Description:
Model confidence (mean pLDDT): 75 of 100. A computed fold for a 367-nucleotide RNA from Candidatus Alcyoniella australis, annotated as Bacterial RNase P class A. It is recorded under the gene name rnpB. Rfam family: Bacterial RNase P class A. It is annotated as a ribozyme. Gene Ontology terms of the family: ribonuclease P activity, tRNA processing and dimeric ribonuclease P complex. The source organism's lineage runs through Bacteria, Candidatus Lernaellota, Candidatus Lernaellaia, Candidatus Lernaellales and Candidatus Alcyoniella.
């Protein structure tokens, strides 16, 4: 240089001038106002897929059922996230992908093709040694009955190569030697482990994002979580005083009971409503240490929305970016991403117009 890997960092900028949320101050005529300062969306605020914190609820431990996770070690409050490592797979590398426990516990499943997809299988072929039966020029041929797993041909997958041996015709059926591609419940060395790597043994079909086995986690609901102050009307409780029936009593006063009703007055719950939860937090940044790393520990420094019929905006100018087009030291005209808080945080994942920055690899050229 050209092609390519990996990661970061930005996501228009300055005035003006008209507003809307909050927060601080101040003056008065004390208010839903005035006037002054000061703050006011994001790298994903998304999707709501994972962990957590806080809150109420329920809970004695155990176990079943149910969901999750699923190479190994290490980090976190935790996580199915993150470091680093092993294994497998792509690529010359750089890098990048993977649910990557267990298939000699059991059970199922293995499209299409093909005879047959596993205690495997007889389409085509090979064989006719025993046994039936037929025939014959007495050699023999035929037909049933069966054997075969070499050979073809199928499929992603039919379970080792070679040579002797057997055999009727055949095979790891036995036996030598090789283990060459792989695959495993030995031993032996390394590693914390995952695994690596010898030796030696056996002839071994695949699938658990199928049931299952193992092994570890795992109460429910969610800020309208939940608290606190608390009207009006209605209705509960209770007291006082008045009326009314009754009972004591010959009758009134009198005092009991009892319900129904008016008046006042107190308690208590629950609506509107206000307010707290509400933003200082597992927070962020130099620097120093510990660690390959994630990430941990120490000093110092910083504060950065808080709304709720839900604010964070709308216009003008300058001047940057991008397309076009033209009469090109520049002028006109158009465009400007994904998208926006809603208790908080730690991740994933999806979305994004454009800009900038480092670090590596492979060919090439130059010196």
């Nucleotide at each position: 240089g050209a092609c390519g890997g990996g990661g970061g960092c930005u996501g228009g900028a300055c005035g003006g001038u008209c507003g809307c949320c909050g927060g601080c101050g101040g003056a008065c005529u004390a208010g839903u106002g005035c006037c002054g300062c000061g703050g006011g969306a994001g790298g994903a605020a998304a999707g709501u897929c994972c962990g957590g914190g806080c809150u109420c609820c329920a809970c004695a431990g155990g176990g079943c059922a149910g969901g999750g996770u699923g190479c190994u070690g290490g980090g976190u409050a935790a996580c199915g996230c993150c470091c680093a490592g092993g294994g497998g797979g792509a690529g010359c590398a750089a890098u990048c992908c993977c649910a990557c426990g267990g298939a000699a516990a059991g059970u199922g499943c293995c499209a299409c093709a093909g005879a047959a997809a596993u205690u495997a299988c007889a389409c085509a072929g090979c064989c006719u040694a025993a046994g039936a039966c037929c025939u014959u020029u007495c050699g023999g041929g035929g037909u049933c009955c069966g054997g075969c797993a070499a050979u073809g041909g199928u499929g992603a997958a039919a379970u080792g190569g070679u040579g002797c041996g057997g055999u009727a015709a055949g095979a790891g059926c036995g036996c030598a030697c090789c283990c060459a591609c792989g695959a495993c419940a030995g031993c032996c060395g390394g590693g914390u482990a995952a695994c690596c790597g010898g030796c030696g043994g056996u002839g071994c079909g695949g699938c658990a994002a199928a049931c299952c086995c193992c092994a570890c986690c795992c109460g429910g609901a969610g800020c309208g979580a939940g608290g606190u102050c608390a009207a009006a009307u209605a209705g509960g409780g209770g007291a006082a005083c008045g009326u009314g029936a009754g009972g004591c009593g010959g009758c009134c006063c009198g005092u009991c009971u009892c319900g129904a009703u008016g008046u006042u007055c107190c308690c208590g719950g629950g609506u509107a409503g206000a307010c707290c939860g509400c933003u200082u937090g597992a927070g962020g940044g130099u620097c120093c240490c510990a660690g390959u790393a994630a990430u941990g520990g120490g000093c110092c420094c910083c504060c950065u929305a808080g709304a709720u019929g839900a604010a964070u905006g709308g216009c003008c100018g300058u001047c940057a970016c991008c397309u076009g087009c033209c009469u090109u030291u520049g002028g006109c005209a158009g465009g400007a991403a994904c998208a926006g808080a809603a208790c908080c945080c730690g991740g994933c994942u999806u979305a994004c117009a454009g800009g900038c920055c480092c670090c590596c690899g492979u060919c090439g050229c130059c010196u």